A computed fold for a 329-nucleotide part of an RNA from a Patescibacteria group bacterium, annotated as large-subunit ribosomal RNA, domain IV. Lineage of the source: Bacteria > Bacteria candidate phyla. The RNAcentral record of the full RNA draws on ENA. The coordinates come from a structure-prediction model, not an experiment, and the mean pLDDT is 85. It matches the Rfam family "Bacterial large subunit ribosomal RNA".
[in-house]
Context: one part of a larger RNA
RNA sequence: CCCUCGUUAAGGAAUUCGGCAAAACAGCGGUCGUAAGUUCGCAAUAAGACCCUCCCACGAAACGCAAGUUUCUGUGGGACGCAGCAAAAGACUCCAAGCAACUGUUUACCAAAAACACAGGUCCCUGCUCAAACCGUAAGGUGAGGUAUAGGGGCUGACGCCUGGCCAGUGUCAGAACGUUAAGGUGAGGGGUGCAAGCUCCGAGCUGAAGCGCUGAUGAACGCCGGCGAUAACUAUAAUCGUCCUAAGGUAGCGAAAUUCCUUGUCGGGUAAAUUCCGACCUGCACGAAUGGCGUAAUGAUUUGGAGACUGUCUCAACGAGGGACUCG
Numbered sequence: 001c002c003c004u005c006g007u008u009a010a011g012g013a014a015u016u017c018g019g020c021a022a023a024a025c026a027g028c029g030g031u032c033g034u035a036a037g038u039u040c041g042c043a044a045u046a047a048g049a050c051c052c053u054c055c056c057a058c059g060a061a062a063c064g065c066a067a068g069u070u071u072c073u074g075u076g077g078g079a080c081g082c083a084g085c086a087a088a089a090g091a092c093u094c095c096a097a098g099c100a101a102c103u104g105u106u107u108a109c110c111a112a113a114a115a116c117a118c119a120g121g122u123c124c125c126u127g128c129u130c131a132a133a134c135c136g137u138a139a140g141g142u143g144a145g146g147u148a149u150a151g152g153g154g155c156u157g158a159c160g161c162c163u164g165g166c167c168a169g170u171g172u173c174a175g176a177a178c179g180u181u182a183a184g185g186u187g188a189g190g191g192g193u194g195c196a197a198g199c200u201c202c203g204a205g206c207u208g209a210a211g212c213g214c215u216g217a218u219g220a221a222c223g224c225c226g227g228c229g230a231u232a233a234c235u236a237u238a239a240u241c242g243u244c245c246u247a248a249g250g251u252a253g254c255g256a257a258a259u260u261c262c263u264u265g266u267c268g269g270g271u272a273a274a275u276u277c278c279g280a281c282c283u284g285c286a287c288g289a290a291u292g293g294c295g296u297a298a299u300g301a302u303u304u305g306g307a308g309a310c311u312g313u314c315u316c317a318a319c320g321a322g323g324g325a326c327u328c329g
Stems, first nucleotide, its partner, number of pairs: 001324008010315002014313001019310001029051004037042001039158001053079006059072005080084001092308007099300002104116002120156007133142003159295004164225003169222002171218005178213003184207003189202005226244005253287001254284001265281005
């Protein structure tokens, strides 16, 4: 010096990205007591307070002829110590916010999460002679010895309140018409060859499917949801007006947000002091409604901020123990 431990004056997070680590709390024992919120189940061992050893006497009930035994651990008094759950083992707590409803699942060996799943919601396909979908060249099999309250697929993700506008593009679905359209069919006409019969080649027109064009529907299908100028009796702002473009110009709700560049936005709160945090504002670079929007009790080895308690995390280091390191072998 390294590793694993123990103790430490005064201070007590000043350390640090961050209380990481350590310390502390003292225990699913008893008595009392317990807030906001809430889906009335919870929250909750919330929080918080006190008690816990031993001895004596009395009491109550049951059984018994009695002696007495058992049960209750009720009432009163006393003993000792610094300390009575005397050892070991055995919760730190509170306040506020984000995300995800929850229990669960996951990167075996750097990620356990806000990711996945989930119950619930919704859309699409499927009427059974092999359903649809899937595996297989096939036979055959799963689906299912099931039958639309069933099976398969996509998206969303408890619950509450809701889920706006656009079908121009892309996709899907529907459409006995029409246009276009391949091989094929038919074949006017023509070429080669041949004396000819013939053989062979080209070929207009007509006919000719799906598809595409065309018409319509469809967003919990892929998606998309404007610009400029002017205007009110201070100023500012613009309910209002004009104009251009569009398929239609972002509704409710939320908003410097897990989204805000400028930005440490501005105001308020908390601190002596805060780029973090909480509450507002709205100028949303570039939120927004099942690629779900906004809330939400409970839950979480989740993320963020704060408080108490506690401490060698630190001011600032010291001492001690064991094992290494060092020497010999």